[in-house]
Context: one part of a larger RNA
RNA sequence: CGUGGGAAGUUUGAGAGGACCUGACCUUAGUACGAGAGGACCGGGUUGGACUGACCGCUGGUGUACCGGUUGUGAUGCCAAUUGCAUUGCCGGGUAGCUACGUCGGGAAGAGAUAAGCGCUGAAAGCAUCUAAGUGCGAAACUCCCCUCAAGAUGAGACUUCCAAACAGGGCCGUCAGAGACGAUGACGUCGAUAGGCUGCAGGUGUAAAGCCGGAAACGGCAUAGCUGAGCAGUACUAAUUGCCCGAACACUUGAACACG
Numbered sequence: 001c002g003u004g005g006g007a008a009g010u011u012u013g014a015g016a017g018g019a020c021c022u023g024a025c026c027u028u029a030g031u032a033c034g035a036g037a038g039g040a041c042c043g044g045g046u047u048g049g050a051c052u053g054a055c056c057g058c059u060g061g062u063g064u065a066c067c068g069g070u071u072g073u074g075a076u077g078c079c080a081a082u083u084g085c086a087u088u089g090c091c092g093g094g095u096a097g098c099u100a101c102g103u104c105g106g107g108a109a110g111a112g113a114u115a116a117g118c119g120c121u122g123a124a125a126g127c128a129u130c131u132a133a134g135u136g137c138g139a140a141a142c143u144c145c146c147c148u149c150a151a152g153a154u155g156a157g158a159c160u161u162c163c164a165a166a167c168a169g170g171g172c173c174g175u176c177a178g179a180g181a182c183g184a185u186g187a188c189g190u191c192g193a194u195a196g197g198c199u200g201c202a203g204g205u206g207u208a209a210a211g212c213c214g215g216a217a218a219c220g221g222c223a224u225a226g227c228u229g230a231g232c233a234g235u236a237c238u239a240a241u242u243g244c245c246c247g248a249a250c251a252c253u254u255g256a257a258c259a260c261g
Stems, first nucleotide, its partner, number of pairs: 001152001005163007015149004021049007033038001051106005059100004066093005071086006110144003117137004169246004173189005194239003197235005203228003211222004
């Protein structure tokens, strides 16, 4: 921009893409078969491999904005306490998120028409013949079934509801994240929990500083402390203020006038 008014939702599916794998074991059954040795079809069940989709409750990884330990050196006048630099100085842990080595699932069953092949009936050709007329089976391949996209499918589909006016609806702007390169998508904008802050909780770290008590001191106790990013809630304290812009008829109906046929 189109989809012959403008919107908001919900859809159909022409078409396209994906997937399509396989082992072992148990049983049927030491049965059928076979002199024996050996040893099934068919059917039922269990458990794997590789591949693949989703997810983070578990096990782990990461987690340079969380906590702690510690070395050297500089600074805050000194002690103590902090802090800069040294790969995040090094080291021990670790929330959210993201993840695999973790967890759950998938390729099942079925239908149709067939291939090679196996048939039935059956002539040409009194026989025979699956084929010539007719007709039945038959594969991981094909068409469906399963998953995803999909009406620019210009063949532009369908359904429901709203609007007839400076309307329905949409956008700008602002606060954002289950979204994200930018657009877009989604949530919210005071009729408000959208983000930040604050409060509480969860989770993490591991018992802060100062003081007092004990001890010669190291250190211990008062103390599950102190600190705490992304998590979960509550709470309008802060910021989402005020506002602005876009947004239909060439169709249909009714009436009148005119023109043409």
The prediction has a mean pLDDT of 85.
This is a predicted structure of a 261-nucleotide part of an RNA (large-subunit ribosomal RNA, domain VI) from Litoribacter ruber.
The organism belongs to Litoribacter, within Bacteria.
Rfam family: Bacterial large subunit ribosomal RNA.